[in-house]
RNA sequence: GGGCCUUUAGCUCAGUGGCAGAGCGCUUCGUUGACAUCGAAGAGGUCGGUGGUUCAAUCCCACCAAGGCCCA
Numbered sequence: 001g002g003g004c005c006u007u008u009a010g011c012u013c014a015g016u017g018g019c020a021g022a023g024c025g026c027u028u029c030g031u032u033g034a035c036a037u038c039g040a041a042g043a044g045g046u047c048g049g050u051g052g053u054u055c056a057a058u059c060c061c062a063c064c065a066a067g068g069c070c071c072a
Stems, first nucleotide, its partner, number of pairs: 001071007010024004018055001026042005048064005
């Protein structure tokens, strides 16, 4: 220098155009002498950034950034 892949909650990841989810973790309550387990409820996201397409974008397109793999 060229090609490809990834970027969504604290972590690991779903989500192929119509108001963003799961597991684990966290908080509160119940249970216990206490802890754990278990049960119930809850908080937490400008979906990497900027533009574009569309009535509508996490999703489609372009560029940029970060990370990874391959080639030279």

Overview: Predicted 3D model of a 72-nucleotide RNA (transfer RNA) from a bacterium. The prediction has a mean pLDDT of 83. Rfam family: tRNA. The family's RNA type in Rfam is transfer RNA. Rfam's curators write: Transfer RNA (tRNA) molecules are approximately 80 nucleotides in length.